[in-house]
RNA sequence: GGGCGUAUAGCUCAGUGGGAGAGCAGCGGCUUUACAAGCCGCCGGUCACUGGUUCAAUCCCAGUUGCGCCCA
Numbered sequence: 001g002g003g004c005g006u007a008u009a010g011c012u013c014a015g016u017g018g019g020a021g022a023g024c025a026g027c028g029g030c031u032u033u034a035c036a037a038g039c040c041g042c043c044g045g046u047c048a049c050u051g052g053u054u055c056a057a058u059c060c061c062a063g064u065u066g067c068g069c070c071c072a
Stems, first nucleotide, its partner, number of pairs: 001071007010024004018055001026042005048064005
């Protein structure tokens, strides 16, 4: 340099053209003499960025950036 893939909560990851989610972590409560475990609830998001398509984009298209793999 070229090709392919990937970017969603603090971490690990689902997801799909119209409601943004799970587990863990954090906070509160229940339970316990206490801790752990368990149960209930709460908090937490620029869906990487820019532009395009669309009535409507996290999702489709193009580009940019970061990361990973392959080739040279």
The prediction has a mean pLDDT of 82. Transfer RNA from an uncultured Pseudomonadota bacterium, 72 nucleotides, folded computationally. The sequence was found in a public genome assembly. It matches the Rfam family "tRNA". By type it is a transfer RNA. Its family is annotated with triplet codon-amino acid adaptor activity in the Gene Ontology.